[in-house]
């Protein structure tokens, strides 16, 4: 220079056009003499960034970043 993959709460993560999933952390509440360990509730997401398509976009389409891999 090409070309192909990721990208979503603090961290992992699910999601084939209709109000974003769990898991884990973090608060608190019940257990407990106290801790764990279990178990309730709650916090925490401009879904990498622009613009485009559509009533409607995490998805689709374009350009950029960052990271990884293959080729030159």
């Nucleotide at each position: 220079g090409g070309g192909g993959g990721u990208u979503u709460g603090g961290u992992c993560u699910a999601g084939u056009g209709g109000u974003a999933u769990g898991a884990u952390u973090c608060u608190c509440c019940c257990u407990u003499c106290g801790g764990g360990u279990g178990g309730g509730a709650g916090a925490g997401g401009u879904c990498g960034c622009g613009a485009g398509u559509u009533c409607g976009a995490u998805u689709c389409c374009c350009g950029c970043a960052a990271c990884c891999c293959c080729c030159c």

Transfer RNA from Haematococcus lacustris, 72 nucleotides, folded computationally. It matches the Rfam family "tRNA". Rfam classes the family as a transfer RNA. Taxonomically the source falls in Haematococcus (Eukaryota, Chlorophyta, Chlorophyceae, Chlamydomonadales). The prediction has a mean pLDDT of 84.